[in-house]
RNA sequence: GCUUUUGUAGUUUAACGGAUAAAAUAUCAGAUUCCGGUUCUGAAGAUAAGGGUUCGAUUCCCUUCAAAAGUA
Numbered sequence: 001g002c003u004u005u006u007g008u009a010g011u012u013u014a015a016c017g018g019a020u021a022a023a024a025u026a027u028c029a030g031a032u033u034c035c036g037g038u039u040c041u042g043a044a045g046a047u048a049a050g051g052g053u054u055c056g057a058u059u060c061c062c063u064u065c066a067a068a069a070g071u072a
Stems, first nucleotide, its partner, number of pairs: 001071007010025004018055001027043005048064005
């Protein structure tokens, strides 16, 4: 250089083209406790960027960016 794959909360994973993008864990607040831990309740938090197709895109198409694998 070329080809292929991947990119979603802090982290690890979900989501037939259609309900407010779901859960675990972590964080914060409250309850419980003499305090802490455990447990319970609640809160906040994400689709790599830009276009296109579509009534509707995390999903399909194109370009760019990042990572990984293969190849001379």